Model confidence (mean pLDDT): 77 of 100. Two RNAs folded together computationally: RNase P RNA and transfer RNA, 434 nucleotides in total.
RNA sequence: AGAGUUCGCCAGACAGUCGCUGCUCGGGCGGGAGACCGCCUGAGGAGAGGAAAGUCCGGGCUCCACAGGGCAGAGUGCCAGGUAAUUCCUGGGAGGCGUGAGCCUACGGAAAGUGCAACAGAAAGUAUACCGCCUAAGCACUCUGUGAGUGCCGGUAAGGGUGAAAUGGUGCGGUAAGAGCGCACCGCGCGGCUGGUAACAGGCGUGGCGAUGGCAAACCCCGCUCGGAGCAAGACCAAAUAGGAAUCCAAAGGCGUGGCCCGCGCUGGAUUCGGGUAGGUCGCUUGAGGUUCAUGGUGACGUGAAUCCUAGAGGAAUGACUGUCCACGACAGAACCCGGCUUAUAGGCGAACUCUCCAU
RNA sequence: GCGCCCGUAGCUCAGCUGGAUAGAGCGUUGCCCUCCGGAGGCAAAGGUCAGAGGUUCGAAUCCUCUCGGGCGCG
Numbered sequence: 001a002g003a004g005u006u007c008g009c010c011a012g013a014c015a016g017u018c019g020c021u022g023c024u025c026g027g028g029c030g031g032g033a034g035a036c037c038g039c040c041u042g043a044g045g046a047g048a049g050g051a052a053a054g055u056c057c058g059g060g061c062u063c064c065a066c067a068g069g070g071c072a073g074a075g076u077g078c079c080a081g082g083u084a085a086u087u088c089c090u091g092g093g094a095g096g097c098g099u100g101a102g103c104c105u106a107c108g109g110a111a112a113g114u115g116c117a118a119c120a121g122a123a124a125g126u127a128u129a130c131c132g133c134c135u136a137a138g139c140a141c142u143c144u145g146u147g148a149g150u151g152c153c154g155g156u157a158a159g160g161g162u163g164a165a166a167u168g169g170u171g172c173g174g175u176a177a178g179a180g181c182g183c184a185c186c187g188c189g190c191g192g193c194u195g196g197u198a199a200c201a202g203g204c205g206u207g208g209c210g211a212u213g214g215c216a217a218a219c220c221c222c223g224c225u226c227g228g229a230g231c232a233a234g235a236c237c238a239a240a241u242a243g244g245a246a247u248c249c250a251a252a253g254g255c256g257u258g259g260c261c262c263g264c265g266c267u268g269g270a271u272u273c274g275g276g277u278a279g280g281u282c283g284c285u286u287g288a289g290g291u292u293c294a295u296g297g298u299g300a301c302g303u304g305a306a307u308c309c310u311a312g313a314g315g316a317a318u319g320a321c322u323g324u325c326c327a328c329g330a331c332a333g334a335a336c337c338c339g340g341c342u343u344a345u346a347g348g349c350g351a352a353c354u355c356u357c358c359a360u
Numbered sequence: 361g362c363g364c365c366c367g368u369a370g371c372u373c374a375g376c377u378g379g380a381u382a383g384a385g386c387g388u389u390g391c392c393c394u395c396c397g398g399a400g401g402c403a404a405a406g407g408u409c410a411g412a413g414g415u416u417c418g419a420a421u422c423c424u425c426u427c428g429g430g431c432g433c434g
Stems, first nucleotide, its partner, number of pairs: 001356010012325007020047002023044009049331001053342002056340005061230004068262004073226005078092005093107001094105004108221002113219002115215002130160002132156003138152006168186006187209001188207004193202003234282004244273006253267004289308008326329001361433007370386004379417001388404005410426005
């Protein structure tokens, strides 16, 4: 200098004017039976994001048994830790990719069972003899032979060929030819040992591997997790899901209760008629909160101290204009809240590290 | 707010318990037939299976994310 990897930050800036929506303090009116609400006005102060998005996970909160047992169903899946919790995060292991910094992984079980593998191929899961190789042993025949040849019965998975995949691999011995048939190394299974919390790693012994191939993002098995609904949850106030009539059904019933059963709680339920109500407030933002410092930990994160308050509407506010400047501005707009993940995003800044080339 | 479904040729659809050439009807184009047209017959073209990634020997099909469209409940 070039090419890259990982992590973090910013999201046009400043000033002015006029608007819009809440809040606090004050003044003046009005509506309503009430709960409460509205209008005008003065002052002060505040007003979208890193993803507010997708709603893919997890939790808080609220109601129903603050959730219990079983079946079904769904999710999840190396190990340890973090956390309110997770399918998230951190660290580690194993495997894969990259020269490297580094990145990726739904990564339990195929000797519980079922199933699948088109075409090709002899054979695709109880393996198999198409080509090839062999003729030692047995039988028959031929030739002059203690030998040779041919055929039968056979042996053989070394070689060829097919396929995504062919039943351990390489080498030596061995054999009629071959073969874990024997041996060495590697791989695999099993059992100890050592290190590690563990996943796992290392090494020893042993099996002799035609055992036990692949697919579980096929059914399934095993372990773990999950009760349901969602702020239109719900709570309170107010005069009202009240109080009344008729018919039908039930007592082993009905409702809460949502896939089912049990259990628990409450209790008659459904339909129709007539007369009414359908209003207001809260829930709502002070929270697993932010910032700084110290401290424990490799880290996620924890602990302690100080300090700050930062939208809260209810048809839904956050905009427009002017001036100056620059690198000329992307994706995009809160609706109960929070932690993650995923997706979209103009451009800029910082830190650490890697590779290549050049110079010293 | 909660839940579900769909996307395959220009149009309407099948294939979706994985299997190699992705099909059918209508439409389009060419030829035949006819005096001409229609109908009919023959043939052909036309597909990133919405997009991306993964699992698998192999993906339209299975899984995840994204995009677009539609439906239901309150």